[in-house]
Context: one part of a larger RNA
C1' cells in the first nucleotide's frame, strides 16, 4: 500500500428463506475415470474439465495399431531431358502399386521458343496433429455486466504514499447531489447499435379481402380494391413530462392521472484495471530443441465403438391431471437445384413408383402437438413401462461383420416416485408440448433457435455462498 480474519458496520446477488420442478434410485443414450488392448489417437481435471475442442469416428475423416510399399518424396519453389494434356484397356495383387498394349498430337510464335500440363533424374530442400502453451503471438475461459481501475497539476508526508476515489444522502451504477485542499480528465457505469411491445406516412405483390361482381364439389378461386391484417423503410412515442405527499428550496423516493407502454419498458450484443506461469504449440501463426529410406508419406484391415466397475449430463419411465382408439381446432421460426419434392397409386409399416411446382411472402418439406368432443381401459407390474431378444424388411452408401438408421410381426427385463446429499428457476419465466435448423450421403435423447399452454412463491436479511465500501 494491499491480501487475509470462525473483527465490526453498510448494502448486493435464485445466496438462503418462501414456492415448483428435478438430479441421486431404475433402464438406456452420452462424456470421463478406470481397467482390458496390438491400438483403444491427442487435449481438457474444483467452481471455471466430463451431451466439452466433435455443427455429426462403417471407409474417408484418422492423427493410433498390425501387415504391404516409397524415399527430392503425398504438397511448394527452381534446373536440366522427354512427352501435348487426356482417353481406352491388359496381368499380378488385399489395395497402394509394379510391367505392359492401343488411340491421340491440341494452344500461342518473330519458327529459336512459349504457357499450362504429365514422367524421368540430380541436388538444394520439402514434410513432421514430435517437444515445450513455464520460450511467446493470436483467440478464449473466469472473478463479472461485479462497480469499480487510473492518470495530470496542485496540496500534505524525510519517505513509502495520501488526497482527489473519503464524508452526509440516493442510486442498478464512482448514478447524481450536498459538503470538503483539491481542481479537471480518462478507461469503466449510462446513452447511441439490434429486436419486442403502440402508432402515423409511403409502398401494395407473390402478402390480405371490408364493401361491389360472377363462381364452384372447395379455396381471395376470378374481376376489383389496398380499407383491414401482414410485409419493410421512413418518422413519432417515455422525459419522473404532469398532478399530490416526502426530501435539505438537492439529487432523489412513495403514490395518482393520462398512456399501447411508468420509472433502465422486456430481451440481446457490448465485458475496465487487472487475477488465476488459467486454456490451447492439435485451428492458425512462432523462437528453441528433435527427427529426415523416417516421428515423412501411401494403401488394406483393424481401433477410436473394448467392459468386473466408479461419476457427470442427460433421455424413457414407474401410470388415470394417464394409456389406447376415432373426430376435430389454433403457430412461429427456418431450409430448399448434386436441392425442396405435391397430387395420384402400390405397400400393414418404414418405404417405393410418379413426376407438377418451385432457385420461392407465389411452389415443397408440413402432419404441428399438447388441446377439445365422444369411446374404452378401473388400480394390476397392469391396454402402465418399454429394455433385451427372435424373425422378416426399407433406406443411404464401392461396402451397414466388427460397427448406421428405421419398420413391421413375436418378446416385454428392471422400474410403484428413488438414502446421505445435491440442481435449476422470480413471469410469458419454471414446468409442459411439438416444429426448424446447422453439422450431414446416412446417423440426434446432444447442440443452437422458434412458438403453444401456462403456474406458485418471495415474512424478511439471523445464517450458508460469492461479491462491493468503510474500518
Nucleotide at each position: 500500500u494491499g491480501a487475509c480474519g470462525g473483527g465490526g458496520g453498510c448494502c448486493c446477488g435464485c445466496a438462503c428463506a418462501a414456492g415448483c420442478g428435478g438430479u441421486g434410485g431404475a433402464g438406456c443414450a452420452u462424456g470421463u475415470g478406470g481397467u482390458u488392448u496390438a491400438a483403444u489417437u491427442c487435449g481438457a481435471u474444483g467452481c471455471a474439465a466430463c451431451g466439452c475442442g466433435a455443427a455429426g469416428a462403417a471407409c474417408c475423416u484418422u492423427a493410433c495399431c498390425a501387415g504391404g510399399u516409397c524415399u527430392u518424396g503425398a504438397c511448394a519453389u527452381c534446373c536440366a531431358g522427354a512427352g501435348a494434356a487426356c482417353c481406352c484397356u491388359g496381368u499380378g495383387g488385399a489395395a497402394a502399386c509394379a510391367c505392359g498394349g492401343g488411340g491421340g498430337u491440341g494452344c500461342u510464335u518473330u519458327c529459336g521458343g512459349g504457357a499450362g500440363c504429365u514422367c524421368u533424374g540430380a541436388g538444394a530442400c520439402a514434410g513432421g496433429u514430435g517437444g515445450u502453451g513455464c520460450a511467446u503471438g493470436g483467440u478464449u475461459g473466469u472473478c463479472g455486466u461485479c462497480a469499480g481501475c487510473u492518470c495530470g497539476u496542485g496540496u500534505c508526508g524525510u519517505g513509502a504514499g495520501a488526497u482527489g476515489u473519503u464524508g452526509g444522502g440516493u442510486u442498478a451504477a464512482g448514478u447524481c447531489c450536498c459538503g470538503c485542499a483539491a481542481c479537471g480528465a480518462g478507461c469503466g457505469c449510462a446513452a447511441c447499435c439490434c429486436u419486442u411491445g403502440c402508432u402515423a406516412u409511403u409502398a401494395g405483390u407473390u402478402g390480405c379481402u371490408a364493401a361491389c361482381a360472377g363462381g364452384u364439389u372447395a379455396a381471395g378461386c376470378u374481376g376489383a380494391g389496398c380499407a383491414c391484417u401482414c410485409u419493410a423503410a421512413u418518422g413519432g412515442g417515455a422525459c419522473c413530462g404532469c398532478c399530490c405527499g416526502u426530501g435539505a428550496c438537492a439529487a432523489g423516493c412513495g403514490g395518482g392521472a393520462g398512456g399501447a407502454a411508468g420509472g433502465u419498458g422486456g430481451g440481446g450484443a457490448u465485458g475496465a484495471c487487472g487475477u488465476c506461469a488459467a486454456a490451447u504449440c492439435a485451428u492458425c501463426a512462432u523462437g528453441c530443441c528433435c527427427u529426415u529410406u523416417a516421428u515423412g508419406a501411401u494403401c488394406u484391415g483393424g481401433g477410436c465403438u473394448a467392459c468386473a466397475c466408479a461419476c457427470g449430463u442427460g433421455c424413457u419411465a414407474c401410470a388415470a391431471u394417464g394409456g389406447a382408439u376415432g373426430g376435430u381446432a389454433c403457430a412461429g421460426a427456418g431450409a430448399g437445384c448434386a436441392g425442396c419434392g405435391a397430387a395420384a397409386c402400390u405397400g400393414u409399416g418404414a418405404a417405393g413408383u410418379g413426376a407438377a411446382g418451385c432457385g420461392a411472402a407465389u411452389c415443397u418439406c408440413a402432419a404441428a402437438a399438447a388441446g377439445c368432443c365422444a369411446u374404452u381401459c378401473u388400480c394390476a407390474g397392469u391396454u402402465c413401462g418399454g429394455a433385451u431378444u427372435g424373425u422378416a424388411g426399407u433406406c443411404u452408401g464401392c461396402a451397414a461383420c466388427u460397427c448406421g438408421a428405421c419398420u413391421a410381426c413375436a418378446u416385454g427385463a428392471a422400474g410403484u416416485c428413488g438414502g446421505a446429499a445435491u440442481c435449476g428457476c422470480u413471469a410469458g419465466u419454471a414446468a409442459u408440448c411439438g416444429c426448424g435448423a446447422a453439422u450431414c450421403a446416412g446417423c440426434a435423447u446432444g447442440u443452437c433457435g422458434c412458438g403453444g399452454u401456462g403456474a406458485a412463491u418471495g415474512c424478511g436479511u439471523u445464517c450458508c455462498c460469492g461479491g462491493g465500501c468503510c474500518u
Molecule: small-subunit ribosomal RNA, 3' major domain
Organism: uncultured Bacillota bacterium